Record summary
The RNA shown here (transfer RNA) has 76 nucleotides and comes from Nitratireductor sp. NCBI's taxonomy places the organism under Bacteria, Pseudomonadati, Pseudomonadota, Alphaproteobacteria, Nitratireductor. Its Rfam family is "tRNA". About the family: Transfer RNA (tRNA) molecules are approximately 80 nucleotides in length. Model confidence (mean pLDDT): 81 of 100.
């Protein structure tokens, strides 16, 4: 260098045909309770791996490039 799958929130993953980026634990405040937990309610956190192009609009479609993981082959 080939092949197939992946990179989205602090961790795990979702996100038919392109149309406001959710979900679970976690984190913060309240409620509850003598207290802790459990359990309710609100909230913060995201330049979706960079970079370009199509598009009225891109996590998705197109190109190139980074990085992970498995097949395969080759080195020892």
């Nucleotide at each position: 260098a080939g092949u197939g799958g992946g990179g989205u929130a602090g961790c795990g993953c979702a996100g038919a045909c392109g149309g406001u980026a959710g979900c679970g634990c976690g984190c913060c405040a309240g409620g509850c309770u003598c207290a802790u937990a459990a359990c309710c309610u609100g909230g913060a956190g995201g330049u979706c791996g960079c970079c370009g192009g199509u598009u009225c609009g891109a996590g998705u479609c197109c190109g190139g490039c980074c990085c992970c993981c498995g097949c395969a082959a080759c080195c020892a």